Predicted 3D model of a 73-nucleotide RNA (transfer RNA) from Anaerotalea alkaliphila.
Rfam family: tRNA. It is annotated as a transfer RNA.
The organism belongs to Anaerotalea, within Bacteria.
[in-house]
This record gives sequence, structure tokens and C1' cells, in this order.
RNA sequence: GCGUGAUUAACUCAGCUGGUAGAGUGCUUCCUUGACGUGGAAGAAGUCAGGGGUUCGAGUCCCUUAUCACGCA
Repeated sequence: GCGUGAUUAACUCAGCUGGUAGAGUGCUUCCUUGACGUGGAAGAAGUCAGGGGUUCGAGUCCCUUAUCACGCA
């Protein structure tokens, strides 16, 4: 340099054919305990890596930039 893949909650990851963004862990509060832990209930937390385009509508399609991984040279 060329090609492929990844980027979504604090972390690990889903998200089907474009139609209201989710799970587990963690965190907060409450119940349970003498206390901690376990267990139970509720809740908060997101510019879907940045920018642009297509569309009535984009996490999803297209272009571009950035970072990371792999392959080729």
C1' cells in the first nucleotide's frame, strides 16, 4: 500500500427483511441478615466510533475519516 472483519450501556455481547435500542455482569435503592455475603424486587445508565448521503423512516444500506485485529505484498 491492497483486501477482509470489528467499533452498540461502566464491562462482555445480541439486535433477523430498514419500522419505539436490548440481555448478562456491574452500579443505585428497597426487602431479607445482628452485620456482610447469598437470594428476591424495583430503578438509573446509550451522540449505536466521528462526518456526510439515500429513504417517509437508518444501529442496519452507500461514501468517507479514525482506531483495533487478521490476511496479502